[in-house]
Context: one part of a larger RNA
């Protein structure tokens, strides 16, 4: 070398399990002031249901008593007729007359309104009694009997309320992974590359309307420049309002008289996958302005908005199941949608899952690699400025230009039918941008120590406390206690202290299920080595 046996576990993205974490879609169970529904519970109302009395309420009808305030006037005038007297044994009072007001008293009739009692009749309530429906106990072979309760309960049926005990379901999409945010429809304008059209969680801004004139017509009026009331260029402090564009034949301002902010058909063009949007000659009725020709089917253009289905109103020479109506239907107009998640899944809907599962996804995170290198580390140039003078001993602003690929990102290119994560332990190997040891070179090197640079990777390069740590801090040493690459070297070699699963608590949030780069206590680490690599024996 080859061979064979005996070992080590570095690689075979080694084996084991269709990744448990992330996302997509699903399911399942849980929660709740999601939503439907709803065991159940209650409430009224009818039925099953019968006799009675008794109070008090309302309303009617009767009788009886009693009351009636604006001012002004003797003063508390309900109204309205008749009224000169009424009463007393008798004077005397009251009326009257006069005064006062709109109306005048006493006495006599009658009405009106409010209120108290008496009487009757309806209505419904309460509260009590009763006994035959009915329940319940007990007794009795049985038809009963006896007790006790009662129109109550029970039932049943009809409306109602409250109801996660319980049941089906929902709970959007875009997103340089997902949640949080923030968006979704129209207009305007830059991106947009000179025709049109073009995307981002690209850069700015508007809308969800107004306005009976801020609409039609006929007029009339207005800025600056060039000689000029002409012509031709430009311009706004105008234009209801955002941008853009446009506009002085004004489309701005302003008089005047209106209502074309009509109706009924209708080519053709543009733009769009469609759906629909826009622009519009013609044609017919009637109409406003204007002297006419002419102009008018809303605003100077572009935003001011919602499909079908349902319902509402109104009007119609429309249909009306035998016929006449009707019911209902149709037509034609108009009006309900922040259906704003804006081509609009329903009339009608939130959430948690560390107790979880499935189906997939390297289409899409979290480790590691890979690209990149803003950031991060080296160094090279410029040389403001310090270094008393003097940039370059030495240290450098500011601006260039490089190289590394140890940080923090960024991207999401292998991998989700598995590439085990952080620290320590073992063992290690490279690099050099050298700490220590070596040789040099410059010095603002007199020597001693020293600063900077060259060359140089042979070796070497610590121990305790403290915390899971890495890494800092702290004591003590050392020639020195150098920085780094290897899947942030090594878990088929070791721990398993941290993170990162079911227990459980604290604080905190959330109504709650239950969460929390908050924190505690606890928590299974599997592999008998085929092939490569490497180690040792052995024989060739």
């Nucleotide at each position: 070398c080859u061979u064979a046996c005996a070992g080590u576990a570095a690689g075979a993205c080694g084996g084991a399990a269709a990744g448990a974490c992330c996302c997509u879609a699903g399911a399942u169970c849980c929660u709740u002031u999601a939503c439907u529904u709803g065991c159940u519970u209650c409430u009224u109302a009818u039925a099953u249901u019968g006799u009675a009395a008794a109070a008090a309420a309302u309303u009617g009808u009767u009788a009886a008593c009693c009351u009636g305030u604006g001012u002004a006037g003797a003063a508390u005038a309900a109204a309205u007729g008749g009224g000169a007297g009424u009463u007393u044994a008798g004077u005397a009072a009251c009326a009257a007359a006069a005064u006062u007001g709109a109306a005048a008293u006493a006495c006599c009739a009658u009405u009106c309104a409010a209120g108290u009692u008496u009487a009757u009749a309806a209505u419904a309530u309460u509260u009590u009694a009763c006994u035959a429906a009915u329940u319940u106990a007990a007794a009795a072979a049985a038809u009963u009997u006896u007790a006790a309760a009662a129109a109550a309960a029970g039932u049943a049926u009809a409306a109602g309320a409250a109801a996660g005990a319980a049941a089906g379901u929902u709970u959007a999409c875009u997103u340089g992974g997902g949640a949080c945010g923030a968006g979704u429809a129209c207009c305007u304008c830059c991106u947009a590359a000179a025709a049109a059209g073009u995307a981002a969680c690209g850069g700015a801004g508007g809308u969800g309307u107004a306005c009976a004139a801020a609409g039609g017509u006929a007029g009339a009026u207005u800025a600056a420049a060039u000689a000029a009331u002409a012509a031709u260029u430009u311009u706004a402090u105008a234009u209801a309002u955002a941008a853009u564009g446009g506009u002085a034949a004004a489309a701005a301002u302003u008089u005047a008289c209106u209502u074309g902010a009509c109706a009924a058909u209708u080519a053709a063009a543009u733009u769009g996958a469609u759906a629909a949007a826009u622009u519009a000659a013609a044609u017919u009725g009637g109409a406003a302005c204007g002297a006419a020709a002419g102009u008018u089917a809303g605003u100077c253009a572009u935003a001011g908005u919602g499909a079908c289905c349902c319902g509402a109103u109104a009007u119609u020479u429309a249909a009306g199941a035998g016929u006449g109506g009707a019911a209902u239907u149709a037509a034609u107009a108009u009006c309900g949608u922040u259906u704003a998640u804006c081509a609009a899944a329903u009339a009608a809907a939130a959430g948690g899952a560390a107790c979880u599962c499935u189906a997939g996804g390297g289409a899409u995170a979290a480790c590691a690699g890979a690209u990149u290198u803003a950031u991060c580390g080296u160094g090279a140039u410029u040389g403001c400025g310090a270094g008393u003078c003097c940039a370059u001993a030495u240290c450098a602003a500011u601006g260039u230009c490089a190289c590394g690929g140890u940080u923090u990102g960024a991207u999401a290119c292998c991998u989700c039918g598995a590439u085990g994560u952080c620290g320590a332990c073992u063992c290690a190997u490279c690099u050099u941008a050298u700490c220590c040891u070596g040789a040099a070179a410059u010095u603002g090197a007199a020597g001693u120590u020293g600063a900077u640079u060259u060359c140089a990777a042979g070796g070497g390069u610590c121990u305790a406390g403290u915390u899971g740590u890495u890494c800092g801090c702290u004591a003590g040493u050392u020639a020195a206690a150098a920085a780094g690459g290897u899947a942030c070297g090594u878990g088929a070699g070791u721990u398993g202290g941290g993170u990162u699963c079911a227990g459980a608590a604290c604080g905190u949030c959330g109504u709650g299920a239950g969460a929390c780069a908050g924190u505690u206590c606890g928590g299974u680490c599997c592999c008998u080595a085929u092939c490569u690599a490497c180690u040792g024996u052995a024989a060739g």

Large-subunit ribosomal RNA, domain V from Hypnea cervicornis, 540 nucleotides, folded computationally. The gene name in the source record is rnl. Rfam family: Bacterial large subunit ribosomal RNA. Its family is annotated with structural constituent of ribosome and ribosome in the Gene Ontology. NCBI's taxonomy places the organism under Eukaryota, Rhodophyta, Florideophyceae, Gigartinales, Hypnea.